[in-house]
Context: one part of a larger RNA
RNA sequence: AGACGGGGACCCACACAAGCGGUGGAGCAUGGGGUUUAAUUCGAUAGUAAGCGGAGAACCUCACCCAGGCUUGACAUCUCGGGAAUCUCCCGGAAACGGGAGAGUGCCGCAAGGAACCCGAAGACAGGUGAUGCACGGUCGUCGUCAGCUCGUGCCUUGAGGUGUACUGUUAAGUCAGCGAACGAGCGCAACCCUCAUCUUAUGUUGUCUUUUCAUAAGAGACUGCCGCCUCCAAGGCGGAGGAAGGUGGGGAUGACGUCAGAUCAGCGUGUCCUUUAUGCCUGGGGCUACACCCAUGCUACAAUGGCCGGUACAGUGAGCAGCGAACCUGCGAGGGUAAGCAAAUCUCUUAAAGCCGGUCUCAGUCCGGAUUGAAGUCUGCAACUCGACUUCAUGAAGCUGGAAUCGCUAGUAACCGUGGAUCAGCCACGCCACGGUGAAUACGUUCCUGGGUCUUGUACU
Repeated sequence: AGACGGGGACCCACACAAGCGGUGGAGCAUGGGGUUUAAUUCGAUAGUAAGCGGAGAACCUCACCCAGGCUUGACAUCUCGGGAAUCUCCCGGAAACGGGAGAGUGCCGCAAGGAACCCGAAGACAGGUGAUGCACGGUCGUCGUCAGCUCGUGCCUUGAGGUGUACUGUUAAGUCAGCGAACGAGCGCAACCCUCAUCUUAUGUUGUCUUUUCAUAAGAGACUGCCGCCUCCAAGGCGGAGGAAGGUGGGGAUGACGUCAGAUCAGCGUGUCCUUUAUGCCUGGGGCUACACCCAUGCUACAAUGGCCGGUACAGUGAGCAGCGAACCUGCGAGGGUAAGCAAAUCUCUUAAAGCCGGUCUCAGUCCGGAUUGAAGUCUGCAACUCGACUUCAUGAAGCUGGAAUCGCUAGUAACCGUGGAUCAGCCACGCCACGGUGAAUACGUUCCUGGGUCUUGUACU
């Protein structure tokens, strides 16, 4: 100087408390461990792994396993020889691949030849999701959006180093003020950026149907500016007025010096090592979907603030041409037929659902709950056996609010309700990202738990 303390003082945070809803029990989904397996590819493992890489595993993907094949190679550059390219057919084969037959001649150039492409030969080389994240770049997580981390000169110390950065008040903040051997400065904080909320002006088709809403984009507006009180009459704090908005207005982007030899060589790049008729490449099939069990994250429930039936109302994001697909017809339905419009403020996806009105059920393993299973179907796709989603009929399991323990959330938040999108042929999405609708309760307080900051104290630790 640090680090640590079941030392002290002060301060902060959904950290506790106060409240609301969950998880832990059930069924299912997804991920992980374990076990199994020819293979169940690999990575991630307290916090900071486990609905994570996977924003789409039937083939492909694919890295794994089995089998069949190729060896200058699926891909790049170079040399030589031949042929334009390309297309069709036959045989073996599961395909890849191997063997054979035929059609066919283009462009530039006078010609020789050349460009692109294909075949053959030899070798330089290609290739590797092979190893090392403890050789690295880049990127990311975390402490933590915590208020800290440093430098120049000066001063102090034998020196390491200290001071500045301490103290007092204040702040969300090393924010600001006062004072002090310090005076200044840098990276952080804040502000500048985006967005939402109010108004003005302008423009306006596809929007509106003449008040405006809406869309677009240029401005205005908020600064403790004004008033009162408190304070050292400093910074600032408390209250008030006006205002759409008030003291950082809400949200986002933004992550200091560094820590964890944190994560990633499988996104990419890359040093070194290893491999080269294989650890490379192609193909068919299988596997990643196994199942005594354990864990994590979710969904659906256990019902009457509910289930079912009928009627009826109100959104906002978005997406669309190998696409979205209206209306009509048809099927109980998933869907099918035909087909208008739309590269979209125009057309379509697109009836939002919870809600409201009426009816029924009357506390029951039920008209709750929907797992599981049987049968019949629809759709996508070369192909749904392993291993897709959906529909209809039948079947109706566990489950009566969940032990110890544990999580989220302070306002348009939690909770509840539906909607859209990426990926995508389809989809195992209950995931993720976004959008709106309805819309609470509680916070006395900082003793305690967890994490963090400043000062100080002890230390046999560095």